[in-house]
Parts: sequence; structure tokens; C1' cells
RNA sequence: GCCGGUGUAGCUCAGCGGUAGAGCACCCGAUUCGUAAUCGGGCGGCCGACGGUUCGAUCCCGUCCACCGGCUCCA
Repeated sequence: GCCGGUGUAGCUCAGCGGUAGAGCACCCGAUUCGUAAUCGGGCGGCCGACGGUUCGAUCCCGUCCACCGGCUCCA
């Protein structure tokens, strides 16, 4: 340098055109002799960045950035 993959809540991931979800963590409450266990509720996201297409984009297209893998060049 080229090719491919991945970037979504603090963490691990789902969703892949119609105003974003789960589990865990965290906070509150219930339960209990007690509890880090169980149950209920709550908080938490400019969906990597910037453009484009569209009535509408996390989702499609382009460029860039980060990470992972492969290939190639190196008098």
C1' cells in the first nucleotide's frame, strides 16, 4: 500500500429503511434472622466522524478514523 471484517447503553451483544433493545453492572424498593441470593422498578445511547441517497437512515452509498485478520513491497 491492497483486500476483508468489526465499530450500537459502563461491559457483552441483538436490531439491519419507519421516532433504539436485552443480559450483566449501577441506583431504589420488596422479600429475608441476614445476604453479595431471589423478585419488582429505575438510570443509562448525537447507533465511530463527516457527507450523499430517501418523505424518512443505526440500517443503503462515498470518504475518513479506530481495532482485528489476510496479502503484497522493501535498494
A computed fold for a 75-nucleotide RNA from a Gemmatimonadales bacterium, annotated as transfer RNA. Rfam family: tRNA. Rfam classes the family as a transfer RNA. Gene Ontology term of the family: triplet codon-amino acid adaptor activity. Rfam describes the family as follows. Transfer RNA (tRNA) molecules are approximately 80 nucleotides in length. Model confidence (mean pLDDT): 81 of 100.